[in-house]
């Protein structure tokens, strides 16, 4: 510097919430926040709606219920290559984490080499190239002579049509200014160089502008690779009072350690029944954790009418004393290496981040002290 554990108990009083008994406007017993509860990064569950399939009931199902996730695109994400770890009980997998390897850019250091850091790091690549026509010059050739005439040159084009590599490089923007703003594109002025000339080729210089061929740009349309039912969340969703309906207000449930089974009631297409449900009451089993008694040297093993927060304007406090962690001060003893170690003791001192809100599980953050 990293990584882990721990990061407090006990009794009284008062006073809040919840459960449960009561002799019930009371009163008694239990009981009540974390390692991150934080972030909300990714995901399971549970709930609802859409959509697509199967199927079950029944006369009857685009509508009702149960399972489940298809369609590969006029939708949504994803993106440097490989390889490996990654949880909710096994697979698998996501965020993330590793390690090796390009890449960009930033710091440091050397004569080079190097080291360290961060990463919304998939695609804007490379070459090669006409002709039809039109238009200019006339060297060489023809012609007495005027003058004709292209195999040479400009435009047409660096265009069309084509080649290469890649999964995937097609289309467009960079105002004004400026010949041009990315097209094998491009103006003026000098040089030099080839040419009979038309003209052409290198060079440099110079204007305009943030940039002048070195680029940028996909957080521009697009393309390509791989994926994936989609969207929304407990303020979900369900049930409903004064009131016959209807609406869904107040209230209530979801809601509390986890889960089976069975009974009664309750709904259930326009009636009826059934498939199914149930967020209504009650019974009985069965596990986790905790702790109490018992038997046992110890592992354990039986039992116990003992406990597991469930709130929502949102409780889980508050004093007072003891205990222990820890850390100052202080004495005394041991031991050794004259300063450290350790053992009794006195006083003081609980101290850092921080607060459940459907559960849950990876991950990221935050943190005195001690070990």
């Nucleotide at each position: 510097c990293a990584u882990c554990a721990c990061g407090g108990a006990u009794a009284a009083u008062c006073g809040c919430g919840c459960a449960g008994c009561u002799u019930a406007u009371g009163g008694c017993u239990g009981u009540g926040a974390g390692g991150a509860a934080a972030g909300u990064c990714c995901a399971u569950g549970c709930u609802c709606a859409c959509a697509c399939a199967a199927g079950c009931u029944g006369a009857g199902a685009u509508u009702g219920c149960u399972u489940g996730u298809a369609g590969u695109g006029u939708u949504c994400g994803u993106g440097c290559g490989c390889a490996g770890c990654g949880a909710a009980a096994u697979c698998a997998u996501a965020a993330g984490c590793u390690g090796c390897g390009g890449c960009a850019c930033c710091c440091u250091u050397u004569a080079a080499u190097g080291g360290g850091a961060u990463g919304a790091c998939g695609g804007c690549a490379g070459g090669a190239a006409a002709a039809a026509a039109a238009g200019c010059u006339a060297a060489g050739g023809g012609g007495c002579a005027a003058c004709c005439u292209a195999u040479g040159c400009u435009u047409g084009a660096g265009u069309a049509c084509c080649c290469u590599u890649g999964a995937a490089a097609g289309u467009g923007c960079c105002a004004c200014a400026g010949u041009g703003a990315c097209g094998a594109a491009g103006c003026a002025c000098u040089a030099g160089c080839g040419g009979a000339a038309a003209c052409g080729c290198u060079a440099g210089u110079g204007g305009u502008g943030g940039a002048a061929c070195g680029g940028g740009u996909a957080a521009a349309c697009c393309c390509c690779u791989c994926g994936a039912g989609u969207g929304a969340g407990c303020a979900a969703c369900c049930c409903a009072a004064a009131c016959u309906u209807u609406g869904g207000u107040a209230g209530g449930g979801g809601c509390a350690c986890u889960u089976u089974u069975c009974u009664c009631c309750c709904g259930g297409a326009a009636u009826u029944c059934a498939a199914c449900g149930g967020a209504g009451a009650g019974a009985a089993g069965a596990g986790g954790c905790a702790g109490g008694g018992c038997a046992g040297u110890u592992a354990u093993g039986c039992u116990c009418g003992u406990g597991c927060a469930g709130a929502c304007a949102g409780a889980u406090g508050a004093u007072u004393a003891u205990c222990u962690c820890u850390g100052a001060a202080g004495a005394g003893g041991c031991g050794c290496u004259u300063g450290c170690g350790u053992c009794u003791u006195u006083u003081c001192u609980a101290g850092a981040c921080a607060g459940a809100a459907c559960a849950u599980g990876g991950c990221u953050u935050a943190c005195a002290g001690u070990g």

About this RNA:
A computed fold for a 371-nucleotide RNA from Alkalibacterium sp. MB6, annotated as Bacterial RNase P class B. Lineage of the source: Bacteria > Bacillota > Bacilli > Lactobacillales > Alkalibacterium. Its Rfam family is "Bacterial RNase P class B". It is annotated as a ribozyme. From the family's description: Ribonuclease P (RNase P) is a ubiquitous endoribonuclease, found in archaea, bacteria and eukarya as well as chloroplasts and mitochondria. Its best characterised activity is the generation of mature 5'-ends of tRNAs by cleaving the 5'-leader elements of precursor-tRNAs. On this family, see Brown, Nucleic Acids Res 1999: "The Ribonuclease P Database".